[in-house]
Context: one part of a larger RNA
RNA sequence: UCCGCAGCAAGACAAAAAGACCCCGUGGAGCUUUACUACAACUUGACGCUGGGUUAGGAGCUGGUUUGUGUAGGAUAGGUGGGAGACUGUGAAGCCCCGACGCUAGUCGGGGUGGAGUCAACGGUGAAAUACCACCCUGACUAUUUCUUAAUCCUAACCUCUAGCCAUUAUCUGGCAGGGGGACAGCGUUUGGUGGGUAGUUUAACUGGGGCGGUUGCCUCCCAAAAAGUAACGGAGGCGUUCAAAGGUUCCCUAGUCCCGGAUGGAAAUCGGGACGAUAGCGCAAUAGUAUAUGGGAGCUUAACUGCGAGACCUACAAGUCAAGCAGAUGCGAAAGCAGGAUAUAGUGAUCCGACGGUUGCACAUGGGUGCGCCGAAGCUCAACGAAUAAAAGUUACCCCGGGGAUAACAGGCUGAUCGCUUCCAAGAGUCCAUAUCGACGAAGCGGUUUGGCACCUCGAUGUCGGCUCGUCACAUCCUGGAGCUGGAGCAGGUUCCAAGGGUUCGGCUGUUCGCCGAUUAAAGUGGCACGCGAGCUGGGUUCAGAACGUCGUGAGACAGUGGGUAAUUAUUCGCUCUAGG
Numbered sequence: 001u002c003c004g005c006a007g008c009a010a011g012a013c014a015a016a017a018a019g020a021c022c023c024c025g026u027g028g029a030g031c032u033u034u035a036c037u038a039c040a041a042c043u044u045g046a047c048g049c050u051g052g053g054u055u056a057g058g059a060g061c062u063g064g065u066u067u068g069u070g071u072a073g074g075a076u077a078g079g080u081g082g083g084a085g086a087c088u089g090u091g092a093a094g095c096c097c098c099g100a101c102g103c104u105a106g107u108c109g110g111g112g113u114g115g116a117g118u119c120a121a122c123g124g125u126g127a128a129a130u131a132c133c134a135c136c137c138u139g140a141c142u143a144u145u146u147c148u149u150a151a152u153c154c155u156a157a158c159c160u161c162u163a164g165c166c167a168u169u170a171u172c173u174g175g176c177a178g179g180g181g182g183a184c185a186g187c188g189u190u191u192g193g194u195g196g197g198u199a200g201u202u203u204a205a206c207u208g209g210g211g212c213g214g215u216u217g218c219c220u221c222c223c224a225a226a227a228a229g230u231a232a233c234g235g236a237g238g239c240g241u242u243c244a245a246a247g248g249u250u251c252c253c254u255a256g257u258c259c260c261g262g263a264u265g266g267a268a269a270u271c272g273g274g275a276c277g278a279u280a281g282c283g284c285a286a287u288a289g290u291a292u293a294u295g296g297g298a299g300c301u302u303a304a305c306u307g308c309g310a311g312a313c314c315u316a317c318a319a320g321u322c323a324a325g326c327a328g329a330u331g332c333g334a335a336a337g338c339a340g341g342a343u344a345u346a347g348u349g350a351u352c353c354g355a356c357g358g359u360u361g362c363a364c365a366u367g368g369g370u371g372c373g374c375c376g377a378a379g380c381u382c383a384a385c386g387a388a389u390a391a392a393a394g395u396u397a398c399c400c401c402g403g404g405g406a407u408a409a410c411a412g413g414c415u416g417a418u419c420g421c422u423u424c425c426a427a428g429a430g431u432c433c434a435u436a437u438c439g440a441c442g443a444a445g446c447g448g449u450u451u452g453g454c455a456c457c458u459c460g461a462u463g464u465c466g467g468c469u470c471g472u473c474a475c476a477u478c479c480u481g482g483a484g485c486u487g488g489a490g491c492a493g494g495u496u497c498c499a500a501g502g503g504u505u506c507g508g509c510u511g512u513u514c515g516c517c518g519a520u521u522a523a524a525g526u527g528g529c530a531c532g533c534g535a536g537c538u539g540g541g542u543u544c545a546g547a548a549c550g551u552c553g554u555g556a557g558a559c560a561g562u563g564g565g566u567a568a569u570u571a572u573u574c575g576c577u578c579u580a581g582g
Base pairs, nucleotide, nucleotide: 002582003581004579006577007576008575011573012572014569022404023403024402025401027400028399029396030395031394032393035201036200037199038198039197041194042193043192045190046189047188048187049186051154052153053152054151055150056149057148058147059146060145062143063142064141065140066139068137078136079135080134081133082132085119086118087117094113095112096111097110098109099108100107101106158181159180160179161178162177164176165175166174167173204216205215206214213233217239218238219237220236221235222234240385241283242342243341247301248300249299250298251297252296253295256276257275258274259273260272261271281290282289284347286345287344288343305328306327307326308325311322312321313320317386330339331338332337353379356376357375358374359373361372362371363370364369411458412456413454414453415452417451419447420446421445422444423443424442428438429437465540466538467537468536470532471529472528473527474526475525478503479502480501481498482497483496484495485494486493505519506518507517508516509515548562549561550559551558552557
């Protein structure tokens, strides 16, 4: 040194399991609820199975009896018509008693007494006699009948019970008999309500991971690199209208600031002069435009018209924009002409659907009618604004599937803001004196131990904090060693340079690293090694499933809040160790 044997586990991003964390999918499932929509269930009313009485109330028809003072007037005149007589021994006037109505004047009814009359045409009134008759109006009473409401009674539907009888040997069922309930209950159809009891679903996207926050359409500027266009959770602002004049046309006019002067009068009102020249104004944001005005004023008005539209801009589409000219009718202007809204660019919403106004069109054989079409205008913060539905929120640590290193948490990588260290300058402190020592304001580097940024390998798996074991390296040195300076008397120090050979403690608390404390020590160094080391150990922490507390949530549940909780693999290879074998 090779082979072999026996071992150890640092590597083979070892093996195993298409990562359970995280994100994504217009994936799934469990659960919740004041998400949406249904259904069961419960409940309300109506009708059917469902019948008969009585009483009370209400409504209607028919018959009868009654009821009705505005003033004038014998007085409590409902309306209209007929009408010259009507009632009375079948008992008139008057008187007494009782009842009803009532505007307190009287009217009507019943009983008794009484024993022969009472009332009409006449004057007054819009209308003439309740003298008499008929038809009606308003309100009341009464009788029949119909409907209805409520209460109650019945029995024959229906329901129920029976140690009874029969079919029948039968704890079923049916019939008979008897008891109880009873037109209710129950069942069916239908209407309204309640309805996580059950079911089906929805619960957006962008995003320097996701969530939370913010945003989502349109207009203006910068970014934008002198055509157009151009992104970001880049930097700034606006819009979801307004105006019958703030539109059209004809004619006329010119701001604004500063200076000087001038009563009240001031920084600023109105007046005069001058300088600059558009800084003003144009309903509102910004930009562009604009004085020959697009700005300000006055007169007359409605082109804020109808039918079109050559040709262009923009543009994936759908949309959006400009526009001469022609025909009709119109306004202003003497005319030429101008006018199809507004200085321009925001002020917005496709399609479907139903409704509305118009219509010479179509279908149903035709008139009427119904339906459709065409023209016009309206109904969406469909604002997640190219709008999935008319209609929709959560939770999952009980979870599942498909994927992703397209995307987070560990580690690595890049970076080095932050962090650590060094250097430069030297204002100042240091009695004096920048540099013994400290060093502001600043500047230049190095390192890759912190917190981060990025998201580059890894999600068909790179096991994560701390401890234990075992170490190894760097030096920016804690001790021990050698030097310089000192604001070094000595002792003890300060600071800087050289130096990595060796060393660098034991305990209490906490899962702790860290830290604080106790006792020592020459000293109790700072860091790297996947924050060294789980196919070496542990498993206290973190980070599954159980359960509870506090807090949050209506709830399911949630919480860098708290207490409990299985650590698996026989070593092929490389590496390392022992070897007495060849």
Predicted 3D model of a 582-nucleotide part of an RNA (large-subunit ribosomal RNA, domain V) from candidate division Kazan bacterium GW2011_GWA1_50_15. The prediction has a mean pLDDT of 81. The source organism's lineage runs through Bacteria, Bacteria candidate phyla and candidate division Kazan-3B-28.